[in-house]
Source information:
This is a predicted structure of a 687-nucleotide part of an RNA (large-subunit ribosomal RNA, domain II) from Anaerotalea alkaliphila. Its Rfam family is "Bacterial large subunit ribosomal RNA". Its family is annotated with ribosome and structural constituent of ribosome in the Gene Ontology. The coordinates come from a structure-prediction model, not an experiment, and the mean pLDDT is 84.
Context: one part of a larger RNA
RNA sequence: UCCGGCGAGUUGCGUAUGUUGGCGAGGUUAAGCACUCAAGGUGCGGAGCCGAAGGGAAACCAAGUCUGAAUAGGGCGUCAAGUCAGGGUACGCAGACCCGAAACCGGGUGACCUACCCAUGGUCAGGUUGAAGUUACCGUAAAAGGUAAUGGAGGACCGAACGCACAUGUGUUGAAAAACGUGGCGAUGAACUGUGGGUAGCGGAGAAAUUCCAAUCGAACCCGGAGAUAGCUGGUUCUCCUCGAAAUAGCUUUAGGGCUAGCCUUGAUGGAGUCUAAUGGAGGUAGAGCACUGAAUUGCCUAGGGGGCCUCACAGCUUACCGAAGCAUAUCAAACUCCGAAUGCCAUAAAGAUGCUCAUCAGGAGUCAGACUACGCGAGAUAAGUUGGGUAGUCAAAAGGGAAAGAGCCCAGACCGCCAGCUAAGGUCCCAAAGUGUGUGUUAAGUGGAAAAGGAUGUGGGAUUUCGAAGACAACUAGGAUGUUGGCUUAGAAGCAGCCACGCAUUGAAAGAGUGCGUAAUAGCUCACUAGUCGAGAGGUCCUGCGCCGAAAAUGUCCGGGGCUAAAACACAACACCGAAGCUGCGGCUUGGCAUUACAAGUAAUGCCAGGGGUAGAGGAGCAUUGCCAGGGCAACGAAGCCGUAUCGGAAGAAGCGGUGGAGUCCUGGGAAGAGAGAAUGCCGGA
Numbered sequence: 001u002c003c004g005g006c007g008a009g010u011u012g013c014g015u016a017u018g019u020u021g022g023c024g025a026g027g028u029u030a031a032g033c034a035c036u037c038a039a040g041g042u043g044c045g046g047a048g049c050c051g052a053a054g055g056g057a058a059a060c061c062a063a064g065u066c067u068g069a070a071u072a073g074g075g076c077g078u079c080a081a082g083u084c085a086g087g088g089u090a091c092g093c094a095g096a097c098c099c100g101a102a103a104c105c106g107g108g109u110g111a112c113c114u115a116c117c118c119a120u121g122g123u124c125a126g127g128u129u130g131a132a133g134u135u136a137c138c139g140u141a142a143a144a145g146g147u148a149a150u151g152g153a154g155g156a157c158c159g160a161a162c163g164c165a166c167a168u169g170u171g172u173u174g175a176a177a178a179a180c181g182u183g184g185c186g187a188u189g190a191a192c193u194g195u196g197g198g199u200a201g202c203g204g205a206g207a208a209a210u211u212c213c214a215a216u217c218g219a220a221c222c223c224g225g226a227g228a229u230a231g232c233u234g235g236u237u238c239u240c241c242u243c244g245a246a247a248u249a250g251c252u253u254u255a256g257g258g259c260u261a262g263c264c265u266u267g268a269u270g271g272a273g274u275c276u277a278a279u280g281g282a283g284g285u286a287g288a289g290c291a292c293u294g295a296a297u298u299g300c301c302u303a304g305g306g307g308g309c310c311u312c313a314c315a316g317c318u319u320a321c322c323g324a325a326g327c328a329u330a331u332c333a334a335a336c337u338c339c340g341a342a343u344g345c346c347a348u349a350a351a352g353a354u355g356c357u358c359a360u361c362a363g364g365a366g367u368c369a370g371a372c373u374a375c376g377c378g379a380g381a382u383a384a385g386u387u388g389g390g391u392a393g394u395c396a397a398a399a400g401g402g403a404a405a406g407a408g409c410c411c412a413g414a415c416c417g418c419c420a421g422c423u424a425a426g427g428u429c430c431c432a433a434a435g436u437g438u439g440u441g442u443u444a445a446g447u448g449g450a451a452a453a454g455g456a457u458g459u460g461g462g463a464u465u466u467c468g469a470a471g472a473c474a475a476c477u478a479g480g481a482u483g484u485u486g487g488c489u490u491a492g493a494a495g496c497a498g499c500c501a502c503g504c505a506u507u508g509a510a511a512g513a514g515u516g517c518g519u520a521a522u523a524g525c526u527c528a529c530u531a532g533u534c535g536a537g538a539g540g541u542c543c544u545g546c547g548c549c550g551a552a553a554a555u556g557u558c559c560g561g562g563g564c565u566a567a568a569a570c571a572c573a574a575c576a577c578c579g580a581a582g583c584u585g586c587g588g589c590u591u592g593g594c595a596u597u598a599c600a601a602g603u604a605a606u607g608c609c610a611g612g613g614g615u616a617g618a619g620g621a622g623c624a625u626u627g628c629c630a631g632g633g634c635a636a637c638g639a640a641g642c643c644g645u646a647u648c649g650g651a652a653g654a655a656g657c658g659g660u661g662g663a664g665u666c667c668u669g670g671g672a673a674g675a676g677a678g679a680a681u682g683c684c685g686g687a
Base pairs, nucleotide, nucleotide: 001687002686003685004684005683006682011094012093013092014091015090016089017088019086020085021084022083023082026050027049028048032044033043034042035041054061055060064076065075066074067073097235098234100232104225105224106223107222108221109220115199116198117197118196119195120194121193122192123191124189126158127157128156129154133150134149135148136147137146138145162186163185164184166183167182168181169180170179201217203213204212205211210219238622239621240620241619242618243617248261249260250259251258252257262367263366264364265363266362267361268360269359270358272357273354274353275352276351278348279347280346281345287339288337289336293333294332295331298328299327300326304322305321306319307318308317309316370395371394372393373392374391375390377388378387379386400411401410402409415588416587417586418585420584421583422582426578427577428576429562430561431560435575438573439572440571441570442569448564454549455548458546459545460544461543462542463541464540465539466538467537475533476532477531478530479529481506482505483504486500487499488498512527516525517524589612590611591610592609593608594607595606596605597604598603599602623676625673626672628670629669630668631667632666633665634664641660642659643658644657645656647654648653
C1' cells in the first nucleotide's frame, strides 16, 4: 500500500406534538392471580392515573370566583371531548452517534536499577618525592640554631588493575533503546567494591541537576471510580423524487460555543402579496452656500498690547511691530447650514401586469469563519489578493460557452435521449467551427501585443491670424555709415565686464549709442535693418485623431502560437456566417395544479397548464440484508453458496440459463431489527 471480515443516532423511562386505531363523558388498568395450545396469549384484578370546574395565599365559595365598602370596574374562568395503545419527530434523565486526552481520586506493588544510610567483608602492580620526630657532631651559660644521617608523613607525584566519562571519530532501520576506536581524568582516598538490611509516591533520597526512586519522574507503577470530561479534531455505511438555506441582529467570562429572532422545509387555516403609472407624505444626503459654528486670505479702519521719544508723575507724541470687534474682498468643512435635489422609503379608492409569490398557527431544521466583482464610503499611504460598513451581482450550493490556462469577470441556469434547426457572449488567414468579406479613412510604431510626469518641424483633421505680384519666406550679391572710444567706472572698458539715460543726433535706400562670437583693450566675423536677383506661397497660435522617446532583472520574447502592414492593426458603417447543456423541433420519464372518464371511492387513465442545477437541511417513495408469524411453492431427476452470461427495471436492484456445489431454500402478506462501509494516523487477519 492493497484485499477480506468487524466497525458509529441505540435502548429504558418521562414530557411535548402530529398521525393511525379502539372506546367515548368517559378512557385505561399496574403489581399480582388463574388458565394455557407457551404466545406480541386469554381471562381476572379499578389500587392508581388522565379527563369531565373554576377562582383564591388560604379559610372558603362555586358557573362563577378573587380584589373591593360596593350590587362598580377589573383579573382569571364558564360558552371547544377526552383517554388508552401502536408508530413518527424533538427534547429531558441516563455513557446517549462512535473513537480519542492530558489529568483527578481510592486501594495496593516496588530501593535486585538508582540516591543516601547501617552492619559485615574485600581491593589498590610498580616507580618517585622525602614532612614531623629521632640520633650523632658542631654550636650556646643553657637554649635557639646549623650540618650529616635516620625516619617514612601526604584528600603528595608518575603510572597498570579498578573507577570515571573531558575531546574527537565511528555507529544512528546500531553489534548495542547510550556502545566501540584513539586519546583523557582519579588511582591511600570525601577512594572503589561484594553480601545483608533500612527509607515509598500528598512520599522517600539528593556534595542540589527538577537529579534519582526497575529503559517510566514538576510527582513511579498496577488495578479500580470509568464508557471521567472533551463548547475540540477525525469518522458516521443503500437508491430515487420535491423544495431548499445561512455565514446577519440582540444577549452571552461571549467572540471557532450557545439562546431568541431572521432566512429553509412540512402541514393546516385565511385571502392576501409584489410590480408599474398617478397622487399625497416624512426627510437634510449629492450639490451649493457662508446666514450660524469653526477654519482660512488681502486691504481699510480701530479698541488693546509691544518698541522709540518725552516726563517726578499723570498725560502726550510716534511706529515698515502684534492686533479683538467692524467694513470690503475672496475661500473651506463627516461631527457647519440661509438653501437643497435625483433615487430610495411610507400610504392610497379605482386601473393594468404577475399568479401563490403573502399572512397566522403548529412540527422539523441548518446557519452565527463567508469570498470576490461593480458603485458609494470609513481605516490605511485616495497601498494591498488589506481591513470595516451600505446597495447590487456571482461563487459558496452552478455544470455549459467565452476570457490561452482560471471559484467570485462576460454570456447563460444542465430532467433524459437525438449524426436536427436558431441564437448569446465571443468570434470568422492557419492551428480551430465561421468573411484572406464590402465601403471610407487612420497608423509605419509590429503601435496593435504593458506604464507616468515630461519632451519632439512624426503624421491626418479642424479653427483662427500675420505677411505676400506695390514681389512675401528661404537662398545668393551688395550695404550695414557718421558725431563717437556716448557719459561714468576702470590699469584698460572703444556697440558687446558693470552702472546711467532725454536711448540722442546726422547722412541716407537702410544701418541699434548695438543680436551673438571674439580681443588685455583695440582689431576681426556676424545679426537687426536696406536694396537687388528670383517668382508663389510663407509664418504663428489654438483644438483634435493615431503614432515616437521617456522604457533597466533575474529559465525564454508581455499577441495562446504560427504568422499579420491599401492587415489578419485601429475608427466608423451596413451585410453574411460560426458559436452554449440558452431557445426551438421530435421522442420519453417525473412533480404540482385543473378538468374529464372509470371503478372497489381514493386510486388509475387521458387531456391542458406550470415545473424538474443544488451543499447544510426539511419532506416523500422505494431497494436490499437477518430472525419471527401466516399462507403457498421448489429441492439428490440436485437447495443455498460460488463462477460465467449478450435479459429486465428510473435507481438501489431483480430474473433466466449453463457450470460448480452437495442439503436445504424461495415467493406473497404481515411483523421485528446487532439492517447496507471507502475513508475514523480505525480494529483483527492475510498478501